[in-house]
Molecule: c-di-GMP-I-GGC riboswitch aptamer
Organism: Pelotomaculum sp. UBA3103
RNA sequence: UACGAUAAAGGCAAACCUAUUGUGAAGUAGGGACGCAAAGCCACGGGUCUUGUUAAACAGAGACAGCCGGGCUACCGUAG
Numbered sequence: 001u002a003c004g005a006u007a008a009a010g011g012c013a014a015a016c017c018u019a020u021u022g023u024g025a026a027g028u029a030g031g032g033a034c035g036c037a038a039a040g041c042c043a044c045g046g047g048u049c050u051u052g053u054u055a056a057a058c059a060g061a062g063a064c065a066g067c068c069g070g071g072c073u074a075c076c077g078u079a080g
Base pairs, nucleotide, nucleotide: 001079002078003077004076011036012035016031017030018029019028020027021026034066040072041071042070044069045068046067047064048063049062050061051060
């Protein structure tokens, strides 16, 4: 630097349930595992969603990194 097995050590945790915060999308904690080799971090581009101004739309304010791309960083192993 490239790659990721049916290896090993370790990690994360969808749906759903409970508690809690929020108008909400959702967040956090516990339980739980559908999955994940960046399912670690960053809303930068696109996208989806919420809120909501307006006659209407845009704007505005937000959420999602487990939708795609991009940036940064990294365990183990293999090859160079």